Small-subunit ribosomal RNA from Candidatus Amoebophilus asiaticus 5a2, 1522 nucleotides, folded computationally. Its Rfam family is "Bacterial small subunit ribosomal RNA". The organism belongs to Candidatus Amoebophilus asiaticus, within Bacteria. The coordinates come from a structure-prediction model, not an experiment, and the mean pLDDT is 83.
RNA sequence: AACAUGGAGAGUUUGAUCCUGGCUCAGGAUGAACGCUAGCGGCAGGCCUCAUACAUGCAAGUCGAGGGGCAGCAGGACACUUCGGUGUUGCUGGCGACCGGCGCACGGGUGCGUAACACGUAUGCAAUCUACCUUGUACUGGAGCAUAGCUCUCGGAAACGAGAAUUAAUACUCCAUAUGAUCUCAUUAACACAUGUUAGAGAGAUGAAAGCUCCGGCGGUACAAGAUGAGCAUGCGUCCCAUUAGCUAGUUGGUGAGGUAACGGCUCACCAAGGCGACGAUGGGUAGGGGUUCUGAGAGGAAGAUCCCCCACACUGGCACUGAGAUACGGGCCAGACUCCUACGGGAGGCAGCAGUAGGGAAUAUUGGUCAAUGGGCGCAAGCCUGAACCAGCCAUGCCGCGUGCAGGAUGAAGGCCCUCAGGGUUGUAAACUGCUUUUAUAUGGAAAUAAAAAGCCCUUGCGAGGGUUAUUGAAGGUACCAUAAGAAUAAGCACCGGCUAACUCCGUGCCAGCAGCCGCGGUAAUACGGAGGGUGCAAGCGUUAUCCGGAUUUACUGGGUUUAAAGGGUGCGUAGGCGGCUCUUUAAGUCAGUGGUGAAAGCCUAGUGCUUAACACUAGAAUUGCCAUUGAAACUGAAGAGCUUGAGUCAAGGAGAGGUAAGCAGAAUUUAUGGUGUAGCAGUGAAAUGCUUAGAUACCAUAAGGAAUACCAAUAGCGAAGGCAGCUUACUGGCCUUGCACUGACGCUGAGGCACGAAAGCGUGGGGAGCAAACAGGAUUAGAGACCCUGGUAGUCCACGCUGUAAACGAUGAUCACUCGAUAUACAUACUUGAUAUGUGUGUCUGAGCGAAAGCAUUAAGUGAUCCACCUGGGGAGUACGCCCGCAAGAGUGAAACUCAAAGGAAUUGACGGGGGUCCGCACAAGCGGUGGAGCAUGUGGUUUAAUUCGAUAGUACGCGAGGAACCUUACCUGGGCUAGAAUGCUUCUGCAACCUUGAGAAAUCGAGGGUUCCUUCGGGACAGAAUGCAAGGUGCUGCAUGGCCGUCGUCAGCUCGUGCCGUGAGGUGUUGGGUUAAGUCCCAUAACGAGCGCAACCCUUUUACUUAGUUGCCAGCAUGUAAUGAUGGGGACUCUAAGUAGACUGCCUGCGUAAGCAGGAGGAAGGAGGGGAUGAGGUCAGGUCAUCAUGGCUCUUACGCCCAGGGCUACACACGUGCUACAAUGGCGUGUACAGAAGGAUGCUACUUGGUAACAAGCGGCCAAUCCCAAAAGCACGUCUCAGUUCGGAUUGAGGUCUGCAACUCGACCUCAUGAAGUUGGAAUCGCUAGUAAUCGCGUAUCAGCAACGACGCGGUGAAUACGUUCUCGGACCUUGUACACACCGCCCGUCAAGCCAUGGGAGUUGGUAGGACCUGAAGACAGUGACCGUAAAAGGAGCUGUUUAGGGUUAGAUCAGCGACUGGGGCUAAGUCGUAACAAGGUAGCCGUACCGGAAGGUGCGGCUGGAAUACCUCCUUU
Repeated sequence: AACAUGGAGAGUUUGAUCCUGGCUCAGGAUGAACGCUAGCGGCAGGCCUCAUACAUGCAAGUCGAGGGGCAGCAGGACACUUCGGUGUUGCUGGCGACCGGCGCACGGGUGCGUAACACGUAUGCAAUCUACCUUGUACUGGAGCAUAGCUCUCGGAAACGAGAAUUAAUACUCCAUAUGAUCUCAUUAACACAUGUUAGAGAGAUGAAAGCUCCGGCGGUACAAGAUGAGCAUGCGUCCCAUUAGCUAGUUGGUGAGGUAACGGCUCACCAAGGCGACGAUGGGUAGGGGUUCUGAGAGGAAGAUCCCCCACACUGGCACUGAGAUACGGGCCAGACUCCUACGGGAGGCAGCAGUAGGGAAUAUUGGUCAAUGGGCGCAAGCCUGAACCAGCCAUGCCGCGUGCAGGAUGAAGGCCCUCAGGGUUGUAAACUGCUUUUAUAUGGAAAUAAAAAGCCCUUGCGAGGGUUAUUGAAGGUACCAUAAGAAUAAGCACCGGCUAACUCCGUGCCAGCAGCCGCGGUAAUACGGAGGGUGCAAGCGUUAUCCGGAUUUACUGGGUUUAAAGGGUGCGUAGGCGGCUCUUUAAGUCAGUGGUGAAAGCCUAGUGCUUAACACUAGAAUUGCCAUUGAAACUGAAGAGCUUGAGUCAAGGAGAGGUAAGCAGAAUUUAUGGUGUAGCAGUGAAAUGCUUAGAUACCAUAAGGAAUACCAAUAGCGAAGGCAGCUUACUGGCCUUGCACUGACGCUGAGGCACGAAAGCGUGGGGAGCAAACAGGAUUAGAGACCCUGGUAGUCCACGCUGUAAACGAUGAUCACUCGAUAUACAUACUUGAUAUGUGUGUCUGAGCGAAAGCAUUAAGUGAUCCACCUGGGGAGUACGCCCGCAAGAGUGAAACUCAAAGGAAUUGACGGGGGUCCGCACAAGCGGUGGAGCAUGUGGUUUAAUUCGAUAGUACGCGAGGAACCUUACCUGGGCUAGAAUGCUUCUGCAACCUUGAGAAAUCGAGGGUUCCUUCGGGACAGAAUGCAAGGUGCUGCAUGGCCGUCGUCAGCUCGUGCCGUGAGGUGUUGGGUUAAGUCCCAUAACGAGCGCAACCCUUUUACUUAGUUGCCAGCAUGUAAUGAUGGGGACUCUAAGUAGACUGCCUGCGUAAGCAGGAGGAAGGAGGGGAUGAGGUCAGGUCAUCAUGGCUCUUACGCCCAGGGCUACACACGUGCUACAAUGGCGUGUACAGAAGGAUGCUACUUGGUAACAAGCGGCCAAUCCCAAAAGCACGUCUCAGUUCGGAUUGAGGUCUGCAACUCGACCUCAUGAAGUUGGAAUCGCUAGUAAUCGCGUAUCAGCAACGACGCGGUGAAUACGUUCUCGGACCUUGUACACACCGCCCGUCAAGCCAUGGGAGUUGGUAGGACCUGAAGACAGUGACCGUAAAAGGAGCUGUUUAGGGUUAGAUCAGCGACUGGGGCUAAGUCGUAACAAGGUAGCCGUACCGGAAGGUGCGGCUGGAAUACCUCCUUU
């Protein structure tokens, strides 16, 4: 210096993670619509739907300077006049209708049709036309016939028409002239692009004209040129469907003719048989195209309103005429549909011009003003016309701008809302109040630009023309704008506030009402519903809906993928196509560079300018990435030529192999048959049965038959394209490898269509049939068993020929080529240097870089590159339907949509689970002992009952549980009677009449009556009671799923975590795993981990031994006293004991094993490997239990759901269950006698002893406030008796009489005595406890308590066993590992039929409608051709008429195709709690899945072949490390 201004994401699959993948959101836009709201201005925009139908008005006329003329208007003249006027006169201004000229083909509208040279772009016309305009050259002479109009007559309702007479022209016709025009003939030169073109000269033929005039001019004719406009042709570009694959007879070409402005099958005759098409013809659907618009970083995608260009159309269809130009929006003819008029005979019409109306629709405006400007037509001009245009009106439809005030103002007012509520926070400087300003609105006044002219006059000029001067003209509009006046005066809403996404609280509601874009909110504490307060965003708008782009790299050119997520064709050969080795030369198609043309304007962008700014407008530039032409370059690609050998192939010599096809042969085994030997079973299973067998099976021997398959070798080995291939031999045959480097010379790679091959099952025909075996039959199993198991058994399996064409046809990995670290094994070959060798080709495993979401792949790539093919784009519907094609069929190939969901999915992680594995533990099993389950009773629960039987607990982890004491009380329940600031408590004040006693009513509570005048005191007062005042009442009412606290359980199981580091994208992992060991995550070793915490253990208590100290109430050996006897007494501390301390046990020692930790044994010791027992319960789980212990949020009741009282109930009783007691007896019962504990308790108490009573107990007396006294032992032992029985067992039940407690034992206490004497003779299935001072057995104590339903609970001691081989199994648990579709976590998940409702859809006898063609009939107008007796003329030209061809339309007919409806019918989808089973996920309880066949209510089952995307185990092989 140049280039360049540009790119954001989020939510949602999971317990969590990464990925794949869809859905959704944030942005921008709109001709919009709807809801709520609304002050002003500027600039824009405004039927997207029915190209539906249209009332009314307007939208194309003009020229008298072309003409005949003069109806109407004005003027003049003349005449008449009743003075109002009337008549005459084309005389003048002018001018209706008429002839003529020009225009009407522009402007304006719409988007039906059209997929086409329609449009865009670039070219060509040597194949063309062009009125008006400009330039040039030449000319403008003569003659004639008519016809409108006007007048008259006639027809008709009308529209309109017929006839007669007469007239003009710049109307029409004829003649003359024409160097130029056109045509014909022959000719010269130059040029070009194929036919040809241009220029020159010669001969012949044909064809023109119009006048008017104010005398200035305006016209007319021919030719040439220009400009403008148009026509034709061509290259390139231009939507979807292949479930549209073949189309085409004027079709393609030629020759000739006709036609056209012009080329051309444009048309015709003849000839040929072509033309188009996978580079998408033909057909179907949709659609005006472009400039541009929106979006996007761009590339793209979508759109085609307004403005500009082009096209097409003008009620629908056809047709021509006129004309320079039309096949003509406001012209014509015909046909059709529709509407209107009618005298019924016949006529008229075309808003997709501007307004407007109806209809349709979510939806889109005034029946406005003006030609002032711009532009158009006519005209000499003045001018006329112009719904083009310029303006105004309506609409927030959009864009832009302005305003609704500004400053001050705290007691932070009132009110609202919220809260932890005497108060605080917020609304909020917001308001009030004070000061200021006046945009806008209102009023008054002033006031534009847009206007330049043309015309007239004057001057210059040869002509166009130029200059000067005078005058006139404004719809918008008295508008924009400016000034003045007063006054904050006239002006804010909408949406949202769970996350995405800015913004939070209260109340109401209670899976209701509702919200929702996605995820999702709502079941009583909703920031998600509704309201409120507050807040956030935008703002005269704000939201919603609809549509497009974006985000979406989610169709990927920029810029994606295909092992497992969707996706590699089953495999090969090969056509088209795509791509292609080395060297040289040429060329210039691609490519690159320069230049020229074009790429309209507007728009976008940049820089300026003008409206007060902006929007908007204007000026200039840039851009327009394109196309065409031209000049150059030559590296690469292409093309042409010449070579090369390395790709590819050939040849020669060797080699290995289940490669293929055909034929033959072999032995083992199964089965069957025959014969023999031989006798009672065989076979089969988890166990059985069906089956075979005394008519002789099975077994054994011999012989024979027949079919199928080939043990060992054998391998993770070999061959083949894949499917696949295995005894041996022979014949034929394909491919591969090595070596040589002789030959060819790029001959190559891939490969859409195509062709061939293609397991098993299946099909056809004919054989064959031993074994096996779908279907089928029987037997089992089972709730059932259409299965798994068993016995049979047919297709089939085998062969030949033909079909089918699919598989988990898999390496879930297309083919080919090149490159890129290593290790190792193996098959074949070669070389020599004969090796642990090297090389090549195959086949495997492991591991780097790299890649990958990860798992993994890793020279046999899923790495790095190249070429070609195939395939994918959320899940389901569905590989289904329809169509087509193939097949004998089964079916195969191709292959949708509606509808529905917000996921479906891959890999990996942590858990949990498994009828997975490994290791280990536990009274878990086993081995034992004793129970429960049977009986009676006790007690708890369920159920039932009841006025109430209060409530809770209710698998393990409720049920002798809360309750460690229900007659009243307790008590919460029921009935009845009462109270209402309340039964209780605190604070404040007052009183001392209170309390208490007596008495009445009453069931009592309570209500009355009488008596009574308390106690302590520091004298302040307090206790107690009552009254008053308020503030706090009260609730065993609800929610344990709002909670705290406490507790149960897994479990006294060994686990649960953290910091730092490391590994992994991450969730996470490691540590904590591994090898040992332990009761233990206890310890040791190893180790990308090193440490640490909570748990374990230890520290604590108790028990076991000893010692020390201390001896009272305990003890008593020795000494002493005493008694009938007793530690009774003096004394004693020795012992026991008491209760404080100490010691002791630590694998410390020894032996063995072991690296160690430790283990086993031994010694010593009271005790030995944690000595026994206790307390102690990690992180968590069960929304476990408790709102009725207590506390507590919220809700709820308030003359009651609160409180008091009496009585009742919680104790009911057909029944079921749990937990216990007592038993069934002789290891016992009974009687008599006799011995020994521990721990605890005792003053309203324990009570010795004595007396009475049979006893419960009572009375009396004494001890003890406790190592002092008392309660106070039983089993045992000794003796006797009973003798196996419903008993001298057992004690329920019942009767009678008592005792005690208590206000009170009726409901409803315990105990005693007498009597009564039930069931029960050891207990089905099942099930519980216990491993040593344990079980079993025996008694004792305590709490609660007046008493007691205690046989319970908690403790205490006495006597005192058996057994454990062991871990296969049951249950529970721990760790590691594995699978998983589970994560509410297996009480999980989940499949199919059936039944119900809803939705869309396929088939369907048929039926209705549309579309485009075919065939035949008919056929208007018009055109063309022929004819033409009539018209016309002197004759003609020409015409009417007639005929033919063509054709819109109509009719008939057979089909095609697209839709609608359709009885019935098929599957599909969706839907909190329907039925039947349980197919899948774990080895899912028969591993699953794929293809195929058969069968079955259903999932499904079975056969055959295949796959691993199967667990576990064993073996083999391989690999890694040493």